Predicted 3D model of a 1506-nucleotide RNA (small-subunit ribosomal RNA) from an uncultured bacterium. It matches the Rfam family "Bacterial small subunit ribosomal RNA".
């Protein structure tokens, strides 16, 4: 590093999706070991119980218990007393509790990070330094007594001590006021010197008889470290659908408060303060070091560890204290919990552990102070859930095992097979072998060295101190780690295997059960589902789910875009802001360098070390891109100051112009209105009808009224910013462009917000009103027609004046400036040549069109008017839909405009090109495609086929054209596939091996509907003598299916189509599907030729080659044939002949060769001549690449499924033949161009030995008897028929038609009942030429006549031939139909039987609206006011101090008490906002093949969109 997914394909735009990495993880399968991390992310719910902060007897008083000693009383082991000792437990004091240790609830803030600031400040314990520690005094609690309460607790009286308190003394420094002196940042700051007031203290222990002297502790200053207050700059979430916010608010004075600056707080003055660089309001949320992940930038996080801040059940308050407004203190509200004697009380696990709860989820009510840290203490110690440890948990990270080697008859199982075999797989087994891990068992750690005692030195006056020694102390743990010991023994799973994605087979299921990350698999051959072999990948884990970032350049700073894809505001002035010519000079703010500070450890990166590695740890080191200071640099930018003219303005003169605005004016025309002529229609449309009109339309003349909008000229032309502007004239006005250089001296470009214009509708007054015309009525049109047409017609259109504020307002292209080949028009200008003036031509300016290079784009396309290089500044976009909507704000008189989400849903929506297809789009062309004829169908009987019914069964296929007299070239049995019933199970037929038995066929008899069964009878064949052919039986392989699947196939057919078209190679072109070549211009039945051309060429098709046929020669001469000769039974019989016709084989002829004209000299066409024939002569035979998942598995062949005493086989009998009815294809008819008697001619083709069957006789006939000929150019079938000649019939249900029926026959056939054909005799339906529709036909054709064949006993109106007779028409290509080739449209590609749209009905989901309702937060006014501080009072109370007539009293001060003033929570009104829910109710969205419609896409049937 990319991939999959929009398409039939392809490019591009663009969402979605996946591979990666990562977790404080859940959950599923599984699970040997250690090692090192981590472990309520939810309910800051709620908590039961133990622990979580105490120490100090060297401050201080009391003493309980015990012990030892005396000594009293005695009841002889008790009880009291004294002394010494111990010294619980409580109490006074200090000192700690403000740390450590949980949590993120609230905080958008100087909280926090960083960087300064304090000259505005505070520190207890530590350390340094200087100074002191003097004197007195009065209480108290603990004890003890009373009382009161249940309980917590609490009152009173008495009594005592201190390192408690208190007065007073001294003050080096302090402090406070007043002066002063130097310095700075010039003041509340440091300094100097003065003066005057104020303020301290403790005492313990050691040694010492004490004096005294050590330690500690204490008191005042001063400095230090360390910590801590405040104060700034900068820095970091979202929302503008939050734009306006404040009244202690901004500032000053003065005070008051603090440790301290400040409105921090009062009074009094003044009206400020902040804001688009986002105030204020709302939501969310502890900050960061850092962690994840990225190539970087960014992006998300903010567990663990570390730093900072908040917090302790909520609120609200202080007090103590050096520090708190204090997690395990007080005190008051308020919920909850608990006790209770109902009176009153108790509590706060966001410390460790642990319980409920919530939750997808997260440990043990463990040990230890060994070590590290913390409190007190002089120590010893003590206390410490901090911390060290242990437990539990695959929750992550590392690291180790499961075994090694060697083993081929490639065992055995499985699995899979094309039956070969191939995989599992050296893998098992068997052999050798090792021993990590787990197991037993023995040793056995580092972490510890202090302190403290002791003893030694040292050192002191002496201890204290300093060394050195001994001595003691492990929760982890007997734990890591060593060493033996025995055994391969205990130790591998999970996900996946259609593509992205590495890895395939089989069975079962059968759009079912189910997968699925995305695209998507499942309707009977599923590498997608579900097992199972088999493989891949990971591995003690592995898969799932979450969540974050990665790919996504998919928010683009690196590094995105806006003609058509999502995107340029509709358009101007113009305000902030952004940007900005030349040139000189001066500052240094940006900028660039270097140094200093700092950037906390960790982490992260590099060495290197320590744990067996490794994760982890250590230590060094680099980097931390940042901030702040100082110092330099000066080209850029930016600032100042001077200049300059190229940009930009300004003047002069000149020409164009539907630029605007106002007033007047004209004439065409439409309408009406009055008047003439005039008569019967006229309008209108595809036809039509409403309508006008005899009351005089229309038409035409003249004459008047009124209101619009201005034909021609008019264009690719002009002018406007833009929407727009057109008769003429006046006037008033804006702007552009040239020429002229004269003048200002950057004055410039953009342009958020803002102003202003803004087309049509439309909306308010008040006009005005021909035509036109929404809505409306009519009237057609339709299946319907609230439409398209047609006749009316209101508002409006016009005008003034006021508003709306949008358009597909479009060049779908913002402005500005610059560059960057040309070519050819046009409008206005100007110069130059030229002229008498012009034109013409050069050449320039501005505009305005096309064309095209380079570029540039998915591409179409753009290109000096850019979509091209580039700079500048706005606007806007970020998948479709939901939605340009809701909700909220603005605007507006409504309409509406503007600004603008989101739940939910899809996987794609889109853009351009590309190939087809398609069109009620165009062009040329063809064909029995219409036309023009000619005959039929469709009506009737009846034949046959099908559908439908029936039925025990009507056996199956065949269904537009391309099924339907189709498979079936022929169902009475068979056929036969179907029904009933009767049988048979290696089987009716094939075939292989093993065993046993015997022929076996055939022949008779019986039963039986038959198959079939029983009886009886006859009798082998070769042979190497084993046996073998042959029959039967039994076993196994295995036959058999017309059973299924034509949508698993093969072969074969059909059908576009005998239509002329499919392709391919190399080259070219295009980014690419493609393209060209196959286009064009001509011709042709024909991609057939010719010509031309980035194409040259080849290949299947077309034609040709083949067969019939027409003329003709040669050759040949029976069965055929008979001109000319002979002969006769008169018949080519006969002799004969080889001409002739014919028969079969080879040939020839036709080739636009020949003339003429036309045509591009060309292919080619018309004409014509000659010729049997003339322009592929005429028929056949040949069917391209493909299309219809067309048709056949019952022609055959097959793949896979089924069935195997039955879906196989044999038989009877039935059945395919049924019959209300409907379709298709036929025959007969409907009559006189007939019909019927009777006569008399002319074919071709074929067929014949199980066969055709002659003559003669019978019969009325079908036949029958009968036997000649013939394996056929010999003999039969065989009669040809219409025609033709003559007769009848005379227009009728008939002498037409012949169904249908009865009778009586004949012939095949084992057999004609269901169910065959054919005759005789009678019978004599319907039918009088066929509706609406459809069908073949283009010449030997239609139509009409009849022969023969194949099947085949027997059965032909079918279906194949075969010949007789023999027409009409075709101007044309306008429409139907099918088709060919080119374009063009396209939202189709299953391709038009395509797509797709909207209402309504059902169901589901989110959402909006709603009368209410019910919560949260919150403003404002009002009541209330608990604690508590201040304050004011203080009549009761009242040790120290002070006075004094002194044992009281007064005073100073203090307290309960009372009152003010803030105030918490609570009341009550009022409001805003935000949620939950709701009758109803709107729209959205998705849903199976519902209903109505056809809107859109093709010219979508009315172009279509705004």
């Nucleotide at each position: 590093a990319g991939a999959g997914u929009u398409u039939g394909a392809u490019c591009c735009u663009g969402g979605c999706u996946c591979a990666g990495a990562a977790c404080g993880a859940a959950c599923g399968c599984u699970a040997g070991c250690g090692g090192c991390a981590c472990g309520c992310c939810u309910a800051a719910c709620a908590c039961a119980u133990g622990c979580a902060a105490g120490u100090c007897g060297a401050g201080c008083g009391a003493g309980a218990u015990c012990c030892a000693a005396a000594g009293a009383g005695c009841u002889u082991g008790c009880u009291c007393u004294u002394u010494g000792g111990u010294g619980a437990g409580a109490g006074c004091g200090g000192c700690g509790c403000a740390c450590g240790g949980g949590u993120g609830a609230g905080u958008a803030a100087c909280a926090c990070g960083u960087g300064g600031a304090u000259a505005a400040c505070g520190u207890a314990c530590c350390c340094u330094u200087g100074g002191g520690a003097u004197u007195g005094g009065g209480a108290u609690a603990a004890c003890c007594c009373g009382c009161c309460g249940a309980a917590a607790g609490g009152c009173g009286a008495g009594c005592u001590a201190a390192u408690a308190c208190c007065g007073a003394a001294u003050a080096c420094g302090c402090u406070u006021u007043u002066u002063u002196u130097u310095g700075u940042a010039c003041u509340u700051c440091a300094u100097u010197a003065a003066a005057a007031a104020g303020g301290a203290a403790a005492g313990c222990g050691g040694g010492g008889u004490a004096a005294c002297u050590c330690g500690u502790a204490c008191c005042c200053a001063a400095g230090g470290a360390g910590c801590g207050g405040u104060c700034c700059g900068c820095g970091a979430c979202c929302c503008a659908u939050c734009a306006g916010c404040u009244u202690g608010u901004u500032g000053g004075u003065a005070g008051g408060g603090u440790a301290a600056a400040g409105g921090c707080c009062u009074a009094c003055c003044a009206a400020g303060g902040c804001u688009a660089c986002g105030a204020c309001g709302g939501g969310u949320a502890g900050c960061u070091g850092a962690u994840c992940u990225u190539a970087g930038a960014g992006g998300a996080u903010g567990a663990a560890c570390a730093g900072c801040c908040a917090c302790a059940c909520u609120g609200g308050g202080a007090c103590u204290g050096a520090g708190a407004c204090a997690c395990g203190g007080c005190c008051c509200a308020g919920a909850c919990u608990c006790c209770u004697a109902c009176g009153g009380g108790a509590g706060g696990c966001a410390g460790c552990a642990g319980u409920g709860g919530g939750g997808a989820a997260u440990a043990u009510u463990g040990g230890u102070c060994a070590a590290u840290g913390g409190g007190c203490g002089a120590a010893a110690g003590c206390c410490u859930g901090a911390a060290c440890c242990a437990g539990c948990g695959a929750u992550g990270c590392c690291g180790c095992g499961u075994g090694a080697g060697u083993g081929a008859u490639g065992a055995a199982g499985g699995c899979c097979c094309u039956u070969g075999g191939g995989u599992u797989g050296u893998a098992a087994a068997g052999c050798u072998c090792u021993g990590u891990c787990g197991g037993g068992a023995g040793g056995a750690a580092c972490g510890a060295a202090a302190a403290a005692u002791u003893u030694a030195g040292u050192g002191u006056a002496a201890c204290g101190g300093c060394u050195a020694a001994a001595c003691c102390u492990g929760a982890c743990g007997g734990u890591a780690c060593c060493u033996c010991c025995a055994a391969a023994g205990g130790a591998a799973g999970c996900a996946c295997c259609g593509g992205c994605u590495a890895a395939c087979u089989c069975u079962g299921u059968g759009c079912c059960a189910g997968c699925a990350g995305c695209c998507g698999c499942g309707g009977u051959a599923a590498u997608a589902c579900a097992g199972a072999g088999g493989g891949u990948g990971c591995a003690a884990g592995c898969g799932u789910u979450g969540u974050u970032c990665g790919g996504a350049a998919u928010u683009a700073c690196u590094g995105g875009g806006c003609g058509u894809a999502a995107a340029g505001a509709g358009c101007g002035c113009g305000u902030a802001g952004g940007c900005g010519g030349c040139c000189u000079a001066a500052u240094u703010a940006g900028u660039c360098g270097g140094c200093u500070g700092u950037g906390a450890a960790a982490g992260c990166c590099c060495u290197c070390g320590g744990c067996u590695u490794a994760a982890c740890c250590g230590a060094g080191g680099a980097a931390c891109u940042g901030c702040a200071g100082c110092c330099g640099a000066a080209a850029c930018u930016g600032u100042u100051a001077a200049g300059c003219u190229a940009g930009a303005g300004u003047g002069u003169c000149u020409g164009a112009g539907g630029g605007g605005g106002u007033g007047g004016c004209g004439g065409a025309a439409u309408u009406c209105c009055c008047g003439g002529u005039g008569u019967a229609g006229a309008g209108g449309u595809g036809a039509a009808a409403u309508u006008c009109u005899u009351a005089g339309a229309u038409a035409u003349c003249g004459g008047g009224a009124g209101g619009a909008a201005c034909a021609c000229c008019a264009u690719u032309g002009g002018c406007g910013a833009a929407g727009g502007c057109g008769g003429c004239c006046a006037c008033c006005u804006g702007g552009a462009a040239g020429a002229c250089u004269a003048c200002u001296g950057a004055c410039g470009c953009u342009g958020a917000g803002g102003c202003g214009c803004g087309a049509a509708a439309g909306c308010g007054u008040g006009g005005g009103g021909a035509g036109c015309a929404a809505a409306c009525a009519g009237g057609a049109u339709u299946a319907g027609a609230u439409a398209c047409c047609c006749u009316g017609g209101u508002a409006g259109u016009c005008c003034a004046c006021g508003c709306c504020g949008u358009a597909a307002a479009c060049g779908a292209u913002g402005a500005g400036u610059g560059c960057u080949a040309g070519g050819c028009g046009c409008u206005g200008g100007g110069a130059g040549u030229a002229u008498a003036a012009a034109a013409c031509c050069u050449c320039u300016c501005a505009g305005u069109a096309c064309c095209a290079a380079a570029g540039u784009u998915a591409a179409c396309a753009c290109a000096u008017u850019a979509a091209g290089c580039a700079c500048u500044c706005c606007g806007c976009c970020u998948g479709g839909g939901g939605a340009g909507u809701a909700c909220g704000g603005u605007c507006g008189c409504a309409a509406g405009a503007u600004u603008a989400a989101a739940a939910c849903u899809c996987a794609a929506a889109g853009g351009a090109a590309u190939u087809g297809a398609c069109g009620g789009g165009g062009g040329c062309c063809c064909g029995c495609a219409c036309a023009a004829g000619c005959g039929g169908u469709g009506g009737a009987g009846c034949a046959u086929g099908u559908g439908g019914u029936u039925u025990a069964a009507u056996u199956c296929g065949a269904u537009g054209c391309u099924a339907c007299g189709c498979g079936c070239a022929g169902a009475a049995c068979c056929u036969u596939a179907c029904c009933u019933g009767g049988g048979c199970u290696u089987g009716a037929a094939u075939c292989g091996c093993a065993g046993c038995a015997g022929a076996u066929c055939g022949a008779u008899g019986c039963a039986g509907a038959g198959a079939u069964g029983c009886a009886u009878u006859u009798u082998u064949c070769c042979u190497u003598c084993g046996g073998g052919a042959c029959u039967g039986c039994u076993g196994u392989a295995g036959a058999g299916g017309u059973g299924c699947u034509g949508c698993a196939u093969g072969g074969c057919u059909g059908u576009c189509g005998u239509c002329a078209g499919c392709u391919c190679g190399u080259g070219u072109u295009g980014u690419g599907a493609a393209a060209u070549g196959u286009u064009g211009g001509g011709u042709u039945a024909a991609g057939u030729c010719c010509c031309g051309c980035a194409a040259c060429g080849a290949g299947c098709g077309c034609a040709a080659c083949c067969c019939c046929u027409a003329c003709u020669g040669a050759u040949a001469g029976u069965u055929g044939c008979c001109a000319a000769c002979g002969g006769c039974u008169a018949g080519g019989c006969c002799g004969g002949g080889a001409a002739c016709u014919c028969u079969a084989u080879c040939g020839g002829g036709a080739c636009u060769g020949c003339c003429g004209g036309u045509g591009u000299u060309a292919a080619a066409c018309c004409g014509g001549a000659g010729g049997a024939a003339g322009g592929u002569g005429g028929g056949g035979a040949u069917g391209a690449c493909g299309u219809c998942a067309a048709g056949u598995c019952c022609u055959c062949a097959u793949g896979g499924c089924c069935c195997u005493u039955a879906u196989g086989u044999c038989c009877a009998g039935g059945g395919c033949u049924a019959c209300a009815c409907a379709c298709g294809u036929g025959c007969u008819a409907c009559a006189a161009u007939g019909g019927u008697c009777g006569g008399u001619a002319c074919a071709a083709a074929g067929g014949g030995u199980u066969g055709c069957c002659a003559a003669a006789c019978c019969g009325c006939g079908a036949g029958g008897u009968g036997g000649a000929g013939c394996u056929a150019a010999u003999c039969c079938c065989a009669a040809a028929a219409a025609a033709c000649c003559g007769g009848c019939c005379u227009c009728a249900g008939u002498u037409c038609g012949g169904a249908u029926u009865g009778c009586a026959g004949u012939c095949u056939g084992c057999a004609a009942c269901u169910c065959g054909a054919c005759u005789g005799c009678a019978u004599g339906a319907a039918g009088u030429u066929g509706g609406a529709a459809u069908c073949g036909c283009u010449a030997g054709u239609a139509a009409u006549c009849g022969c023969g064949g194949a099947u085949c006993a027997g059965c032909a109106u079918g279906c194949c031939g075969c010949g007789g007779u023999g027409a009409a028409u075709a101007c044309g290509u306008u429409c139907c139909c099918g088709g060919g080739c080119c374009u063009u449209g396209u939202a189709c590609a299953c391709a038009c039987u395509g797509c797709c749209c909207g209402u309504c009905a059902c169901a589901c989901c989110a959402u909006g609206g709603a009368a209410g309702u019910u919560g949260g937060u919150u403003g404002c006014u009002c009541c209330a006011g608990a604690a508590g501080c201040a304050c004011u009072u203080g009549u009761g109370c009242u040790a120290a101090c002070c006075u004094u007539u002194u044992u009281a009293a007064g005073g100073a001060g203090g307290c309960a008490g009372g009152g003010u003033a803030c105030c918490a929570a609570g009341g009550a009104g009022u409001g805003a906002u935000u949620g939950g829910u709701a009758a109803c109710u709107a729209g959205g969205g998705u849903g199976a093949a519902g209903u109505c419609g056809u809107a859109a896409c093709a010219a979508g049937g009315u172009a279509a969109c705004c």